This is a predicted structure of a 72-nucleotide RNA (transfer RNA) from Candidatus Yonathbacteria bacterium RIFCSPHIGHO2_01_FULL_44_41. The sequence is in RNAcentral, with records from ENA. RNAcentral records the identical sequence in 3 taxa. Its Rfam family is "tRNA". From the family's description: Transfer RNA (tRNA) molecules are approximately 80 nucleotides in length. Rfam links the family to the GO term triplet codon-amino acid adaptor activity. The prediction has a mean pLDDT of 81.
RNA sequence: GGCCUUAUCGUCUAAUGGUUAGGACGAAAGCUUCUCAAGCUUUAAAUCGGAGUUCGAUUCUCCGUAAGGUCA
Numbered sequence: 001g002g003c004c005u006u007a008u009c010g011u012c013u014a015a016u017g018g019u020u021a022g023g024a025c026g027a028a029a030g031c032u033u034c035u036c037a038a039g040c041u042u043u044a045a046a047u048c049g050g051a052g053u054u055c056g057a058u059u060c061u062c063c064g065u066a067a068g069g070u071c072a
Base pairs, nucleotide, nucleotide: 001071002070003069004068005067006066007065010025011024012023013022018055027043028042029041030040031039048064049063050062051061052060
């Protein structure tokens, strides 16, 4: 340098173009307990950046950025 793949809450991971962007762990608050632990309930928290297509984009297209793989 060519080609391919990936990027979503703090972490891991879902999501036929129409979802309130879901779940687990973690965090906070509450209940329970004499206290702790465990358990239960609730809450907050995310789509890598830009443009395009579309009535509508996490999803499709293009250009970047980052990471990985492969060929040289």